Annotation: Transfer RNA from a Candidatus Krumholzibacteriota bacterium, 75 nucleotides, folded computationally. It matches the Rfam family "tRNA". It is annotated as a transfer RNA. Its mean pLDDT, the model's own confidence on a scale to 100, is 81.
RNA sequence: GGCCCCUUAGUCUAGUGGUAAGGACGCAUGGUUCUCAGCCAUGAAUCAGGGGUUCGACUCCCCUAGGGGCUACCA
Numbered sequence: 001g002g003c004c005c006c007u008u009a010g011u012c013u014a015g016u017g018g019u020a021a022g023g024a025c026g027c028a029u030g031g032u033u034c035u036c037a038g039c040c041a042u043g044a045a046u047c048a049g050g051g052g053u054u055c056g057a058c059u060c061c062c063c064u065a066g067g068g069g070c071u072a073c074c075a
Stems, first nucleotide, its partner, number of pairs: 001071007010025004018055001027043006048064005
């Protein structure tokens, strides 16, 4: 240099075109309890950035950034 893969809340993770973006842990509030833990209920918080295609994009395409892998050349 070339090619391929990955990037979703604080963490882990599901989601291949129409979801108010799902779940677990954590967090907040309330309930239960003498207290704590546990349990129950409710809630906040997420699609790396930009552009394109489309009636509609987390999802498809391109570029950029970050991470990982394979490979070539020089020495």